This is a predicted structure of a 109-nucleotide RNA (SAM riboswitch aptamer (S box leader)) from Aneurinibacillus soli. RNAcentral holds the sequence, with entries from Rfam. Taxonomically the source falls in Aneurinibacillus (Bacteria, Bacillota, Caryophanales, Paenibacillaceae). Model confidence (mean pLDDT): 86 of 100.
RNA sequence: CUCUCAUCGAGAGAAGGCGGAGGGACUGGCCCGAUGAUGCCCGGCAACCUGCCUGUGUUCGCACAGGCAAGGUGCUAAUUCCUGCAGGAGUAAUCCUGGGAGAUGAGAG
Repeated sequence: CUCUCAUCGAGAGAAGGCGGAGGGACUGGCCCGAUGAUGCCCGGCAACCUGCCUGUGUUCGCACAGGCAAGGUGCUAAUUCCUGCAGGAGUAAUCCUGGGAGAUGAGAG
């Protein structure tokens, strides 16, 4: 980098530290930001993988359900902030469904 599978309407500092200007992937919007954002550290959240514990089943390899949060990731404004393509409802504003793109994890090349 490519492919497969799963998830993406919940949760996480309104006074923690460093640091200084852009940031929210891209488009168009709409927002956040010197009352200092993005970022890094700390803290926190969650439970995808590993591990451990309990229960049930077992063709004894393991499978399923629940729990812990030790290890590997991840996340910590706004639904993935909305949207880009297709279809549907509606006079319209707008709403609904699916897809694409993207993000994360696990596996494969």